This is a predicted structure of a 344-nucleotide part of an RNA (small-subunit ribosomal RNA, central domain) from Solanum tuberosum.
[in-house]
Context: one part of a larger RNA
């Protein structure tokens, strides 16, 4: 390269928009560029191939093949093109619902934690035991008041929404998106995506706030042979806010998007109809079990790992090595890209 592959054995890009490109619904009608038949033409000679004739062996004679390509009829199912037409993909509109989907203000109660004030006194903390630590300068305990940052108790659920990350107290305000429903409108406006663009936990970076509790780093008490831990007493940086960078995770469903088909039962969010009873049917999610059928098995099983299609993206025995060089990005940790030599 082929091929065979990518939940767990080596492999799904963290996630979405979308450029080129690949691909692609239904009936007609033209056209004839791919396509397809037929005839010529050409494919010099050597060369291959059969054949004859001679022959040790080169040889001679004589006929074919020869992906093609070049002109002319002809065909019109298929691909492409042009025109027209359709609705069942794909969008729009009306009426309905549900949601921790977003963003920026606003505000609430519970509780820590410090500070005042009163009341009261000899202890309190903390652990397996202690001790450092805190207390007669009156702790802890208790009642009242005041600060301040921070996360939202029950409701709570295999629920809900979101592309992924990730998303909770309430209250208005402002916005994306989705589900459902009779129907109406458009008329193939589509799937997919290399290169791009944008989002993207925590940690970490810069500038300026804030700073209650929590706790890297750090001191100290313990414990140990020793303890640069685990346990305990403090505690910085961080975790909070506003702006900007970073751009990485076991970014996991270790499972790409998209579309069609395929036996069943149960449970439960949101909708529609139908009964009204408790229940039936239907769309769109979220979960169990399990036919067929797959799987190397355990399992997967209508939300497919089952049976086709189509576009991207990736793998190719371990180590070396996600490592060196080299580029691009970055303030900087470092990111992407990504190798050989050797070895087994």
């Nucleotide at each position: 390269c082929u091929g065979g592959g990518c939940g767990u054995a080596a492999a799904g890009g963290g996630c979405a928009c979308g450029u080129a490109g690949g691909c692609g619904g239904u009936g007609a009608a033209u056209c004839a560029g791919g396509u397809u038949g037929a005839a010529a033409g050409u494919g010099a000679a050597a060369g291959c191939c059969a054949c004859c004739a001679a022959a040790a062996a080169c040889u001679g004679g004589c006929g074919g093949a020869a992906u093609u390509c070049u002109c002319u009829c002809a065909a019109a199912a298929c691909c492409a093109a042009u025109u027209c037409a359709c609705u069942u993909g794909a969008g729009u509109g009306a009426g309905a619902c549900a949601g921790a989907g977003g963003a920026g203000a606003g505000u609430g109660g519970a509780a820590u934690u410090u500070c005042g004030u009163g009341u009261g006194u000899a202890g309190g903390g903390g652990u397996g035991a202690a001790a450092u630590c805190c207390g007669g300068a009156g702790a802890u305990c208790u009642a009242c008041g005041a600060a301040g940052g921070a996360a939202u108790g029950c409701c709570a659920a295999a629920a809900g929404c979101g592309a992924a990350g990730g998303c909770a107290g309430c209250u208005a305000u402002c916005u994306g998106g989705g589900u459902c429903c009779c129907u109406a409108c458009c008329g193939a406006u589509g799937c997919u995506a290399a290169g791009g663009u944008g989002c993207g936990a925590a940690a970490g970076c810069a500038u300026g706030g804030g700073g209650a509790g929590c706790g890297a780093a750090c001191a100290g008490g313990a414990g140990u042979a020793g303890a640069u831990a685990c346990c305990c007493u403090g505690g910085u940086a961080g975790c909070c806010c506003a702006u900007g960078c970073c751009g990485u995770a076991a970014a996991u469903g270790a499972u790409g998007a998209g579309u069609g088909u395929u036996c069943g039962c149960c449970c439960u969010u949101g909708g529609u109809c139908u009964a009204c009873g408790c229940g039936g049917a239907u769309c769109a999610g979220g979960g169990g079990u399990c036919u067929a059928g797959c799987u190397a098995a355990a399992g997967c099983g209508u939300g497919u790992a089952a049976c086709a299609c189509u576009c991207c993206g990736c793998c190719u025995g371990g180590g070396g090595a996600g490592u060196a060089c080299a580029g691009u990005c970055g303030c900087a940790a470092g990111a992407c890209c990504g190798a050989a030599a050797c070895u087994c």

Background: The source organism's lineage runs through Eukaryota, Streptophyta, Pentapetalae, Solaneae and Solanum. Its Rfam family is "Bacterial small subunit ribosomal RNA".